The RNA shown here (FMN riboswitch aptamer (RFN element)) has 126 nucleotides and comes from uncultured Pseudobutyrivibrio sp. The coordinates come from a structure-prediction model, not an experiment, and the mean pLDDT is 85.
RNA sequence: AUCUUCAGGGCAAGGUGCGAAAGCUGUAAUGCUUUCAAUUCCUGACCGGCGGUAUAGUCCGCGAGUCCUUUGGGACUGAACUGGUGUGAUUCCAGUACCGACAGUAUAGUCUGGAUGGAAGAAGAU
Numbered sequence: 001a002u003c004u005u006c007a008g009g010g011c012a013a014g015g016u017g018c019g020a021a022a023g024c025u026g027u028a029a030u031g032c033u034u035u036c037a038a039u040u041c042c043u044g045a046c047c048g049g050c051g052g053u054a055u056a057g058u059c060c061g062c063g064a065g066u067c068c069u070u071u072g073g074g075a076c077u078g079a080a081c082u083g084g085u086g087u088g089a090u091u092c093c094a095g096u097a098c099c100g101a102c103a104g105u106a107u108a109g110u111c112u113g114g115a116u117g118g119a120a121g122a123a124g125a126u
Base pairs, nucleotide, nucleotide: 001126002125003124004123005122006121013043014042015041019036020035021034022033023032024031045110046109047100048099049062050061051060052059057098058097065076066075067074068073080096081095082094083093084092102113103112104111
């Protein structure tokens, strides 16, 4: 340098009921009953891409996503503290916290979809 392969995990359990269907009463409006109904709401549960560094979702950098572009790239883009061990850890141990694109749908980190896609990168062959 070329090629090949690989390259993301996660609602157990309980509650509420937007709404839907069926039945009953009634002239009707309506009322009542039953069943279904949120992985999105509430309690709680669970998950953690890649490289660096003392082993990291929360440090540094990257990918993913959105926007722009002269197609080289550019801009935007979440979250952690305390104590302990140690030469060394915001990475280990203990404790208590916090974070999670876009579209759809009853309000979504976990469902469905763009995606049989793309990709940081890892391994291998020549």